Model confidence (mean pLDDT): 83 of 100. Predicted 3D model of a 71-nucleotide RNA (transfer RNA) from an uncultured Eubacteriales bacterium. Its Rfam family is "tRNA". About the family: Transfer RNA (tRNA) molecules are approximately 80 nucleotides in length. The family's RNA type in Rfam is transfer RNA.
C1' cells in the first nucleotide's frame, strides 16, 4: 500500500426497502418452609456523519473500529 468482510439490547444472533424480533441474561411476580427449576410480566438495541426514497439496519458515500487476504 491494494482487496475483501464485518459492527443490531448486557451477550450470542434474525430481519428480501414498510410496526426492529428471537434466545439468554437484568428488574418485579407467582410457586416453594428457603432456594433452584418452571411459568407470568418489565426495562433495554440499528458504530459516527451526510446522501438516494413516501419510506433506510437494509441502497451509496466518507470516517471510527476489528478481522481475512495480496504484495
Nucleotide at each position: 500500500a491494494g482487496g475483501g468482510g464485518a459492527a443490531u439490547g448486557g451477550u450470542g444472533u434474525a430481519a428480501u426497502g414498510g410496526u426492529a424480533a428471537c434466545a439468554u441474561g437484568u428488574g418485579g411476580g407467582u410457586c416453594u418452609c428457603c432456594a433452584a427449576a418452571a411459568c407470568c410480566u418489565u426495562a433495554g438495541u440499528u458504530g459516527a456523519g451526510g446522501g438516494u426514497u413516501c419510506g433506510a439496519a437494509u441502497c451509496c458515500u466518507u470516517c471510527u473500529u476489528c478481522c481475512c487476504c495480496u504484495g